Molecule: Glycine riboswitch aptamer
RNA sequence: GGGAACUCUGGAGAACCCCGUGAAAGACCGGGUGCCGAAGGUGCAAGGCGAUUCCAUGAUAAGGAAUCGCUGAAUCUCUCAGGCAAAAGGACAGAGCAGGCAUC
Numbered sequence: 001g002g003g004a005a006c007u008c009u010g011g012a013g014a015a016c017c018c019c020g021u022g023a024a025a026g027a028c029c030g031g032g033u034g035c036c037g038a039a040g041g042u043g044c045a046a047g048g049c050g051a052u053u054c055c056a057u058g059a060u061a062a063g064g065a066a067u068c069g070c071u072g073a074a075u076c077u078c079u080c081a082g083g084c085a086a087a088a089g090g091a092c093a094g095a096g097c098a099g100g101c102a103u104c
Base pairs, nucleotide, nucleotide: 001104003101006096007095008094009093010092015033017032018031019030020029034084035083036082040080041078043076047071048070049069050068051067052066053065054064055063
């Protein structure tokens, strides 16, 4: 310098779809189809770094170009996971803890 965890508050989206079993299943047990993105996870633009080649040069310096590799954010992207009543969860935001003391 940055700010985690914890506590409280707020917090979106999307089928009460279809079939089966069954005495009974709206979500519920099994299967199918459709859909959502805001737990988690995947992917990457510019930029940065490196290598090679070329240009340029007296030069293997400085400088420039191309290709390849690595790196590279999100509420973007994918939809693996998760979700599509309520509850729970929930990115994120505000307050507390607190001018704190996990961690870097």